[in-house]
Predicted 3D model of a 547-nucleotide part of an RNA (small-subunit ribosomal RNA, 5' domain) from a metagenome. Its mean pLDDT, the model's own confidence on a scale to 100, is 82. The RNAcentral record of the full RNA draws on SILVA.

Context: one part of a larger RNA
RNA sequence: GAACGAACACUGGCGGCGUGGAUUAGGCAUGCAAGUCGAACGGGAAAGCUCCCUUCGGGGAGUGAGUAUAGUGGCGAACGGGUGAGUAACGCGUGGGAAACCUGCCCUUAAGUGGGGGAUAACAGGCCUAACGGCCUGCUAAUACCGCAUGUGUCCCUGGGAUCGCAUGAUCCUAGGAAGAAAGAUGGCCUCUCCUUGGAAGCUAUCGCUUAAGGAUGGUCCCGCGUCCCAUUAGCUUGUUGGUGGGGUAAUGGCCUACCAAGGCGACGAUGGGUAGCCGGCCUGAGAGGGUGUCCGGCCACACUGGGACUGAGAUACGGCCCAGACUCCUACGGGAGGCAGCAGUCGAGAAGCUUCGGCAAUGGGCGAAAGCCUGACCGAGCGACGCCGCGUGAGCGAAUGAAGGUCCUACGGAUUGUAAAGCUCUGUCAGAUUGGGAAGAAAACUUCGUGGUUAAUACCUGCGAAGCUUGACGGUACCAUCAGAGGAAGCACCGGCUAACUCCGUGCCAGCAGCCGCGGUAAUACGGAGGGUGCAAGCGUUGUUC
Repeated sequence: GAACGAACACUGGCGGCGUGGAUUAGGCAUGCAAGUCGAACGGGAAAGCUCCCUUCGGGGAGUGAGUAUAGUGGCGAACGGGUGAGUAACGCGUGGGAAACCUGCCCUUAAGUGGGGGAUAACAGGCCUAACGGCCUGCUAAUACCGCAUGUGUCCCUGGGAUCGCAUGAUCCUAGGAAGAAAGAUGGCCUCUCCUUGGAAGCUAUCGCUUAAGGAUGGUCCCGCGUCCCAUUAGCUUGUUGGUGGGGUAAUGGCCUACCAAGGCGACGAUGGGUAGCCGGCCUGAGAGGGUGUCCGGCCACACUGGGACUGAGAUACGGCCCAGACUCCUACGGGAGGCAGCAGUCGAGAAGCUUCGGCAAUGGGCGAAAGCCUGACCGAGCGACGCCGCGUGAGCGAAUGAAGGUCCUACGGAUUGUAAAGCUCUGUCAGAUUGGGAAGAAAACUUCGUGGUUAAUACCUGCGAAGCUUGACGGUACCAUCAGAGGAAGCACCGGCUAACUCCGUGCCAGCAGCCGCGGUAAUACGGAGGGUGCAAGCGUUGUUC
């Protein structure tokens, strides 16, 4: 000199863009943060309104409405969001490998979607319990569950052949055998068949379901190199190192197991200890380098502490389950409930870090055919000079032949404050106003029409185009115009040298200053005050840390 997720002292007008729990991965009241689908399924309300009956208590019918929806089922909940405890490791970075692998939804292609069965929740009745919750009996549905059939591919077994590879081997063709699938929903139509207004078997469209191949995306595993300090850590290791058989996994492998061998690592730093999430980046520096990893992005790890599996295409399963522990809460003492390192908020410790805000309008995500619903992701607003940037606190003339007052001196006088003030003439940024206008961010979706595809079809569905009708939290905000009026808006540090800026008074090695050198013991430009000056400026100094 530069920088900071900073803090503290004094001071403080406005706006934009960023940024804000670094310490206790300490404890948490309250609300919200993951749902959705009735076009998978069986049930199926109520209020209100109308009418009827009535013993005036009420009862019934219709509508509301096949609406709301608890339940079964599907998909999602493994994403998104948080934190940095652990980890010195194939964790991360970089470059390769998988002929040792998996991949829901999505895209392309091929084939199929036949025919059956038994349950169960909801519901009804009964029972136990303080609660959480649970038990028994009976009824019922499905895209829930389970057999059977079929078998294009697939997998396995037995043969044959071709091509290729760095090895294990890979790919393709072909013959035989064996194993193994599925589910329907919604809309439209009458070309073919039957009753024949129309509907059904049927046809057709969309969304599904099953098998297989390929792709895309996401993941898993392996390897080379790189990745802090301590040798006042020198030896470490028995599933240890390798082999064979077996198990396990999506898959390789001591990953696990039985047997066999006795190996493996290490001054090129093993082992042990300390510290630490890693990177793109960021800060500094001419660079080399040094420091750092906050915000944003990628990867990893964790979710009260430790352990475990289940479900699933996928699990560190934050807002899932089970066990143990600590802690908190409820209890009828028998037993139960909980997990903010999600968004706000609270207590604590601390020098120290915000609103228990608005909205799904946009972007993105989940579900759904869609309308739509959900979304503390996100978009916005609020608070903090925490940072960066921009603007303002007025401009011109001026009785100046330099007012008054202050300060200083060589003191009847002069110097300085100083064009500074007053005064005159203007301007109107920002802030202000009971003033007026007023955005972009909105593209879609939906309805109608035209046209292309599909089809038996001018239905339906769908691509494109046109028209119409709407959708904004921010926000009556930004911005523009109008009004008024210099009015509301300057401080902080320093002035011995380094280092820009000097005098007077007080003090008298005292009180004090100080980054270094050093000032102060009676003329202190170094202490304290004043006048003046210098520097920066809505900030300015100090402290801390890095270069």
Its Rfam family is "Bacterial small subunit ribosomal RNA". Rfam links the family to the GO terms structural constituent of ribosome and ribosome.